[in-house]
Molecule: transfer RNA
Organism: Candidatus Staskawiczbacteria bacterium
RNA sequence: GGGCCUGUAGCUCAGUGGCAGAGCAUUGCUCUUAUAAAGCAAGGGUCGAAGGUUCGAUCCCUUCCAGGCCCA
Numbered sequence: 001g002g003g004c005c006u007g008u009a010g011c012u013c014a015g016u017g018g019c020a021g022a023g024c025a026u027u028g029c030u031c032u033u034a035u036a037a038a039g040c041a042a043g044g045g046u047c048g049a050a051g052g053u054u055c056g057a058u059c060c061c062u063u064c065c066a067g068g069c070c071c072a
Stems, first nucleotide, its partner, number of pairs: 001071007010024004018055001026042005048064005
């Protein structure tokens, strides 16, 4: 330098155009002598950035950024 893949909650990841989710973690409550486990609830996201297409974009297109793999 070229090609490909990935980027979504604190972490691991779903979500192939129509209200952003799960598990774990965190906080509160119930239970317990207490802790853990279990149950219930809550908080937490400018969906990597900018632009475009569209009535509507996490999703499609372009460029850029970061990480990974391969080739030279």